[in-house]
Record summary: A computed fold for a 73-nucleotide RNA from a Candidatus Berkelbacteria bacterium, annotated as transfer RNA. The sequence was found in a public genome assembly. Lineage of the source: Bacteria > Bacteria candidate phyla > Candidatus Berkelbacteria.
Order: sequence, then C1' cells, then structure tokens
RNA sequence: CGGGGCGUAGCUUAGUUGGUAAAGCGCCAGGCUGGGGGUCUGGAGACCGCUGGUUCGAAUCCAGUCGCCCCGA
Repeated sequence: CGGGGCGUAGCUUAGUUGGUAAAGCGCCAGGCUGGGGGUCUGGAGACCGCUGGUUCGAAUCCAGUCGCCCCGA
C1' cells in the first nucleotide's frame, strides 16, 4: 500500500428479506428459605464504533473515517 472480516446493554452473543433492538450471565427490588447460597417473579440498562448520504422509515443499503484481527505485497 491492496483485499477481507469484526465493532450492538457491564460481559458474551442474536437480530443482516430495511419498519421504532432480543437473550444468557451480571445488577436492583420482592416472594419462598435458618441464610449474604439456591429458586421464582418483577424491574433498570445499548438508539446499534464515528460522520454523512439514500429512504416515509436504516443496526440492517451506500460513501468516508477510526480501532482490532487475517491474507497478500
């Protein structure tokens, strides 16, 4: 320098036929329990790396850019 992949709640990941984001663990509250363990119920939490564009509408399409990884030179 060229090509490719990934970047979504604290962590791990799903969502990729564009229609206002899901789950597990963790966290908070409550019930059961002798119990700060176990289990059940409920709840909070991300606007999707960043910027811009297309669209009535984008995590999902397009462009640029940043970080990490892989391949080639």